[in-house]
RNA sequence: AGAGUUUGAUCCUGGCUCAGGAUGAACGCUGGCGGCGUGCUUAACACAUGCAAGUCGAACGGGGUGCCUUUGAAAGAGGAUUCGUCCAAUUGAGAAGGUUACCUAGUGGCGGACGGGUGAGUAACGCGUGAGUAACCUGCCUUGGAGUGGGGAAUAACACAUCGAAAGAUGUGCUAAUACCGCAUAAUGCAGUUGGGCCGCAUGGCUCUGACUGCCAAAGAUUUAUCGCUCUGAGAUGGACUCGCGUCUGAUUAGCUGGUUGGCGGGGUAACGGCCCACCAAGGCGACGAUCAGUAGCCGGACUGAGAGGUUGACCGGCCACAUUGGGACUGAGACACGGCCCAGACUCCUACGGGAGGCAGCAGUGGGGAAUAUUGGGCAAUGGGCGCAAGCCUGACCCAGCAACGCCGCGUGAAGGAAGAAGGCUUUCGGGUUGUAAACUUCUUUUAUCAGGGACGAAGCAAGUGACGGUACCUGAUGAAUAAGUCACGGCUAACUACGUGCCAGCAGCCGCGGUAAUACGUAGGUGGCAAGCGUUGUCCGGAUUUAUUGGGCGUAAAGCGAGUGCAGGCGGUUCAAUAAGUCUGAUGUGAAAGCCUUCGGCUCAACCGGAGAAUUGCAUCAGAAACUGUUGAACUUGAGUGCAGAAGAGGAGAGUGGAACUCCAUGUGUAGCGGUGGAAUGCGUAGAUAUAUGGAAGAACACCAGUGGCGAAGGCGGCUCUCUGGUCUGCAACUGACGCUGAGGCUCGAAAGCAUGGGUAGCGAACAGGAUUAGAUACCCUGGUAGUCCAUGCCGUAAACGAUGAGUGCUAAGUGUUGGGAGGUUUCCGCCUCUCAGUGCUGCAGCUAACGCAUUAAGCACUCCGCCUGGGGAGUACGACCGCAAGGUUGAAACUCAAAGGAAUUGACGGGGACCCGCACAAGCGGUGGAGCAUGUGGUUUAAUUCGAAGCAACGCGAAGAACCUUACCAGGUCUUGACAUCCCUCCGACUGGUCCGUAACGGGACCUUUCCUUCGGGACAGAGGAGACAGGUGGUGCAUGGUUGUCGUCAGCUCGUGUCGUGAGAUGUUGGGUUAAGUCCCGCAACGAGCGCAACCCUUACCUUCAGUAGCCAGCGAGUAAAGUCGGGCACUCUGGAGGGACUGCCAGGGACAACCUGGAGGAAGGUGGGGACGACGUCAAAUCAUCAUGCCCCUUCUGAUAUGGGCUACACACGCGCUACAAUGGCGUAAACAAAGGGAAGCGAGACAGUGAUGGUAAGCAAAUCCACAAAAAUAACGCUCUCAGUUCGGAUCUGUAGUCUGCAACUCGAGUACAUGAAGCUGGAAUCGCUAGUAAUCGCGGAUCAGAAUCCCGCGGUGAAUACGUUCCCGGGCUCUUGCACACACCGCCCGUCA
Repeated sequence: AGAGUUUGAUCCUGGCUCAGGAUGAACGCUGGCGGCGUGCUUAACACAUGCAAGUCGAACGGGGUGCCUUUGAAAGAGGAUUCGUCCAAUUGAGAAGGUUACCUAGUGGCGGACGGGUGAGUAACGCGUGAGUAACCUGCCUUGGAGUGGGGAAUAACACAUCGAAAGAUGUGCUAAUACCGCAUAAUGCAGUUGGGCCGCAUGGCUCUGACUGCCAAAGAUUUAUCGCUCUGAGAUGGACUCGCGUCUGAUUAGCUGGUUGGCGGGGUAACGGCCCACCAAGGCGACGAUCAGUAGCCGGACUGAGAGGUUGACCGGCCACAUUGGGACUGAGACACGGCCCAGACUCCUACGGGAGGCAGCAGUGGGGAAUAUUGGGCAAUGGGCGCAAGCCUGACCCAGCAACGCCGCGUGAAGGAAGAAGGCUUUCGGGUUGUAAACUUCUUUUAUCAGGGACGAAGCAAGUGACGGUACCUGAUGAAUAAGUCACGGCUAACUACGUGCCAGCAGCCGCGGUAAUACGUAGGUGGCAAGCGUUGUCCGGAUUUAUUGGGCGUAAAGCGAGUGCAGGCGGUUCAAUAAGUCUGAUGUGAAAGCCUUCGGCUCAACCGGAGAAUUGCAUCAGAAACUGUUGAACUUGAGUGCAGAAGAGGAGAGUGGAACUCCAUGUGUAGCGGUGGAAUGCGUAGAUAUAUGGAAGAACACCAGUGGCGAAGGCGGCUCUCUGGUCUGCAACUGACGCUGAGGCUCGAAAGCAUGGGUAGCGAACAGGAUUAGAUACCCUGGUAGUCCAUGCCGUAAACGAUGAGUGCUAAGUGUUGGGAGGUUUCCGCCUCUCAGUGCUGCAGCUAACGCAUUAAGCACUCCGCCUGGGGAGUACGACCGCAAGGUUGAAACUCAAAGGAAUUGACGGGGACCCGCACAAGCGGUGGAGCAUGUGGUUUAAUUCGAAGCAACGCGAAGAACCUUACCAGGUCUUGACAUCCCUCCGACUGGUCCGUAACGGGACCUUUCCUUCGGGACAGAGGAGACAGGUGGUGCAUGGUUGUCGUCAGCUCGUGUCGUGAGAUGUUGGGUUAAGUCCCGCAACGAGCGCAACCCUUACCUUCAGUAGCCAGCGAGUAAAGUCGGGCACUCUGGAGGGACUGCCAGGGACAACCUGGAGGAAGGUGGGGACGACGUCAAAUCAUCAUGCCCCUUCUGAUAUGGGCUACACACGCGCUACAAUGGCGUAAACAAAGGGAAGCGAGACAGUGAUGGUAAGCAAAUCCACAAAAAUAACGCUCUCAGUUCGGAUCUGUAGUCUGCAACUCGAGUACAUGAAGCUGGAAUCGCUAGUAAUCGCGGAUCAGAAUCCCGCGGUGAAUACGUUCCCGGGCUCUUGCACACACCGCCCGUCA
């Protein structure tokens, strides 16, 4: 820093999407260690249990327990004993008392207003920032001053009693205090009266220990030093209140307000105040957004960004608010109080039913909600807090540990060597490539993990003591590569590719999009790329997005200028001087908390993290200064603006009057059969007299010519003429005013047509409506009628492509040329002309601008001021709401949902029942056909076991097929074979193969017998056959939309391109366009083009004329021979002919036209004349055109078959439809007789003479010829001749058909299913509807001949010659094409396009 996506391509506009960063996150897969952080974003949902606020006995009276002293019931070792008991150490109940210790319910003091939690409420002086309080308070603390004298009366605890289930309550009695209450003392305190000085923005404050009067205190404890207590001054800290500025969205919320705004007087408060109250006044707020509604804790900061900004307010810190919901006060220095009280509500729990108890938004924890968020842990050792003189006690604040990859940071999972490039995997064109130095293997290291040993700092002011964390961090040693890698992607954006599977299925996808049989996009595998203890996905925010544009956008056509004016508020504003200092600028001071960010230094091994210092905090406030600019004030000016005077033009507006032409109607006359209307008609009018024509009259509406990118007006708009009233504009002069100006949200006014209301009017025109046509229909276009309306008056409506699709104003910025209205100068007899200038209105054009088109002094240029409007397409100018309207409707104006585009300008094509030009048997002019009949042939359809397959508008259909009885053959039926009918390789056997005979079969297959190789080193080999195993063969199976090759078509049409240059932002253009010309992009001229290539033409073949060479198998003029005849023979190449080489034709010559060109027209000569005729030759490309069945071929499919083989059948079917043909319908003919003239081809499994046989097809025999020799032929036919022929008929035309009979040929075989022959049979058909085909000269038409294929089988196909026409004015029309130009386009799969509505 950009990228993808609208198009065939381009530029632009414009949206959508991606790459980045962040996160209190969640989800999927995976998971080694450590440090530092973080962890209910949802239900301010409900909570079991434990803990989270106590402490002081040095305030007090009690109580209890110990201890001491005294006493001592009782027991009693031991001794004695008269056995009754005695002495008695010792133990010790109980009682009394303490200079005694500890514990403590209660009274009392201090603290429970801090600390901790949460963000529900709150749009607010709540928060932030800066000020103020002369309107205030402040416990504990610090520091001054002063004091602490002397009395009194109660009450808990306690005891007794009563009530109650309990919680608890009540009564009687006793008692203490640092608890409570008087009295004394007292000022510098408070209150009142009053005097002086100083100060302040006002109320007022300070002070003179001014003067006078009144009033108010106290508590002790323990020890010998402190801690307390009371009054008071000051400070510090903390709070309270007030104010300036800032603080989200909605106007589809525009008016709100009654203690409301202010005053006087009171009350209340720490204090000001309608905070509260009585009275008085009627105010206060609001477009600079009140009120209302929605949303939200605010900030330091955090994230992002180049910044300006945007988003956010977890953790840490400041403030606020809240504590189950709502309300209230009490106590207190401080609360209207999270772990206090009272009341009310909801909920939960206990209950003896009468009543009671509770509040985790403290720390853990539970349920619930949710995608989702941890332990009912340890310790007061540290820091801090409360109480206490202290020891100390309390502290879920805090310090630690536990759980979670939730985040950031760091480390590791090994390092070096190692090619037989191992194995395996994947892939392959089978050669290899890749995984890959990767592994194995060798050497080394030990971070981490594990084990063992040592072992802290954190602990402090003299010493001692005190560690939850923790035997932790850290250090040392030991073993051993040992304990440790995943995840996402790989079509483009975006780094990274192959194979298989799948087959618009399964699926992917952030956008474009991928998948319909060869998917780098689906799934899997191998490989590769990225990041890494994480990786990916999802959500959200910023960025990219200059896509809300202050920085930094636009509005002619892409979204966007209000239809126009006037004008309040607002914004902006000419020249000079002076003052001021609000804005502005400079300096200083205060503040801008800490943390954070940045810089730098330092501490943990580094880093994250933490500590120190600095910088920054762009802000606010105050003070001082400057005075250019803006503002304000004052004074002046004239150029902006206006006035005046003198002139000017005009469809500017309103009202009144008036004129002629035309239309229609009425009356009358003339006149007669039509008129009218249309593409053509009809409806309509007319013999009851129309139309036409003449005269007269009536009525309404509109104003021809003039008339003009002419005029006027703000726009809408304004057009006969005259009068009245009236608005604006322009020019000249420079007398007056002296900035009076520009714009303009709301507001107000005007505002075409249509429409609405009331009343008039109504000639013509004319929605609706009726009729007639058109049409498939025609609720249309056309015609005949015709109502509202159009006209007038008054009132509404308020919209138009209300457009220059261009808001208004001012200034500046090349020219040229029209035109309208003025002015000045020059010249001029006049008409006029020239120069300059002001105001309008047009065209061309430079710079500049623009995406381009285009605009260009009438800007869309360069600047300034103000207003309006836009932010992807659709939904939609729709819905709802509001306002306006009589209504119709108008104005304002969304969202859900949906798409990845919608759009502008220009480019190249294609297309047009657009235009201009040109060509073609395209039409026209002609000739002959097809379509009707019969037959032949192909196709469709139908049928069938099968009727094999392909070809499908032209460009399939006598096409593949240059020839289906078997074969062909691919199809069908039943039969047979399985390494195969065909190829290569291996093993075994055999010696053949072949040939012959026989059996068997529908046939193939099958079975039996006979005969039968070569070389040799004797091992064997060659060759052939048989058998066997598997690799493989085979496939006319699929895909012509996977292909090659070949072919068709546009089209033998004249086109299709390139290099360099130039133009254009670009796609592209130019060249190739233009003027001529040609069959031609053929040639000439011109030209920002100059050249070149593939095509055209020419070069090639053939044909037409001539020359030359050659002369057999061709020819025969002359010579000779010869025959019935005959180049038959000798001979000869003159001629014909054959086949080699040349010549010839080039607009070369002449005339005219043309531009002195190209070229055209005519002519001469010539066999041939303007490419002489014909052929081969087919540019770039189009049709996914045809062909996998000629061949080749990728992939897929079959493998005892989709292969191979044999027999029979089928491809030949037949109600029918279509195409190409043959033969005809006859006299230009049929038939018969006799006669003449070709060219080009073929021939050995062949052509076959001749004579013979047969009516004939043909047969038997057989000469010649591998061909300029022989043959077929061969008869060429049409034609011409002769008619004794027929005489217009379904015939002597026509020949189909059942066929019938007989017979021929080919072939293994003519039944399905061949072709001929003879006789007999003798159908339809008498020239063919709509429609349609071919042909422009040796052509059409007509006549026959040959050949390919082929055993046989041509009406097909390919060739050959004979006879031999007609017509073309011409390009209006049909078809096709071209071209070039031009035009339109919303088409580009390109009009067989695109696209709208309805229905499914």